Context: one part of a larger RNA
């Protein structure tokens, strides 16, 4: 000097406390350990692994595992030599990968040496999701969006280091202001960008519709007022008053304001810790293999189940559950693609085939919420797991292992023990809608809109963090 201390002081976080939903109980979805397997490919393992790499395992993917093949090799470059096609169809055997026949084809350019392409041999080599993340590069995760971490020159000290960056105030802040052997700088912090809240102005098409015709209908004339859209700009700076403070910084409190003291969200992570994570995104040293640990194929497997544990979904029900009827978003996709209208089917979905490379047309129906009606506290007209039976659709193909309809069947569950989590306002909570992966498969993940609370005395106590001793 640091780090720690069941020291000590000041301080701050949804950290406690006030409160709202919840986890932990149940069935299901996933993920994981652990046992099973011929294999259940690998990796993540306190916070900070466990709906995690997997933004999508039926073949593929794919790395496992069985059996059948190859061995200059599925994939690259180089040389020698020999050949002339190469590739298309068909046909037999085969699980197929291959193997065999038959048939089309008989290639381009040349300076006639050859060169290009392809095969076949022989050689250098290819490959490895084989090891080392404790040989590493790049990425990233975590203290943390915590306010800290440094350097120059000077000064102090033999000296390792100190000052600076220790004091008084503040402030979300090492924000600023005063003091002061320090005076300056730099990386952080703020603010420079993007979204949103208001509004000018320009501009109206496919958007929009007050007035004027027109119409089932902003349909159509027609307008640019309004909505919006989307460029360029206003505006919020403690700027104005008044209070405290020390003349400061700055706090309270007001006026005007859409909006007030960083208005609200994002991106954006200092110095540096965990030999944290990746050698399986890539790259790469070393070491290992080279008729195999490499590569093809075909099936199987990642999808198993006595059990334990994380994440969620759906419930126990009257603030409800059914059945009619009826409003009101927003961000998104779309051409091997979205796919109306109408017909047919109880539905899934079938047929249709209009418009649309999209403010134009599809997706699309928002759901919750309102209004009517009926259950009347029941294991029920809650609850939907499970199982039967018949269908669809997607795909060479759904047995293992696919979603989705329809009849029927109705388990467990009556609010969940010790524990233990989110969350401070458009947040909780509740409700639906988009997309990305994706043939086909979302209770996951990302965004998006509706409806929309309650409590915060206060820092004694937990728990993590900054300062100082």
């Nucleotide at each position: 000097u640091g780090a720690c201390g069941g020291g000590g002081g000041c301080c701050c976080g949804c950290a406690c406390a006030a409160g709202c939903a919840g986890u932990g109980g149940a069935g299901u979805a996933u993920g994981u350990g652990g046992u099973u397997u011929a294999a259940u490919u690998c990796g993540a393992u306190g916070c900070a692994a466990c709906g995690c790499g997997a933004a999508g395992a039926a073949c593929c993917u794919u790395a496992c595992c069985a059996g059948g093949g190859c061995u200059u090799g599925a994939c690259a470059u180089a040389u020698a030599u020999a050949u002339g096609a190469a590739g298309g169809a068909u046909c037999u055997a085969g699980a197929g990968a291959u193997a065999g026949a038959u048939u089309u084809g008989u290639u381009u350019c040349u300076u006639c040496g050859g060169a290009a392409c392809a095969u076949a041999u022989a050689u250098a080599c290819a490959g490895g999701u084989g090891g080392u993340g404790c040989a590493u590069g790049g990425u990233u995760g975590u203290c943390g969006u915590c306010a800290g971490c440094u350097c120059g020159u000077g000064u102090c000290g033999u000296g390792a280091g100190a000052u600076g960056u220790a004091g008084g105030g503040u402030u979300a802040a090492g924000u600023c202001c005063c003091g002061u052997a320090a005076c300056g700088a730099g990386c952080g912090c703020a603010a420079c960008c993007c979204c949103u809240a208001u509004u000018g102005c320009u501009a109206g098409u496919u958007g929009c519709u007050a007035a004027c015709a027109u119409u089932a209908a902003g349909u159509u004339g027609a307008g640019g007022a309004c909505u919006c859209u989307a460029g360029c700009g206003a505006g919020a700076c403690u700027g104005c008053c008044g209070a405290u403070a020390g003349a400061a910084a700055a706090u309270c409190g007001g006026a005007g304001g859409a909006a007030g003291g960083u208005g609200g969200g994002g991106a954006u992570g200092a110095c540096g810790u965990c030999a944290a994570a990746u050698c399986a995104u890539c790259a790469u040293g070393c070491c290992c293999u080279u008729u195999a640990u490499g590569u093809c194929c075909u099936g199987g497997g990642c999808u198993a189940c006595a059990c334990a544990c994380g994440u969620a979904c759906u419930a126990c029900a009257a603030u409800g559950g059914a059945u009619g009827g009826u409003a009101c978003a927003a961000c998104g996709g779309g051409a091997a693609g979205c796919u109306a209208a109408g017909c047919c089917g109880u539905g899934a979905g079938g047929u249709g085939g209009a418009g649309c490379a999209a403010a134009u047309c599809c997706u699309a129906a928002a759901a919750a919420a309102c209004c009517a009606u009926u259950c009347u506290c029941a294991g029920u007209u809650c609850g939907g797991a499970u199982u039967g039976a018949a269908g669809a659709u997607u795909g060479a193909a759904a047995c293992u292992c696919a979603u989705c309809u329809u009849c029927a069947u109705g388990a467990a569950g009556c609010a969940g023990g010790a524990a233990u989590u989110g969350c401070u306002a458009g947040u909780a909570a509740u409700g639906g809608c988009a997309g990305g992966u994706c043939a086909g498969c979302a209770u996951a993940c990302u965004g998006c809109c509706g409806u929309g609370a309650a409590u915060a005395c206060g820092u004694u106590c937990c728990c993590g963090g900054g300062c100082c001793u």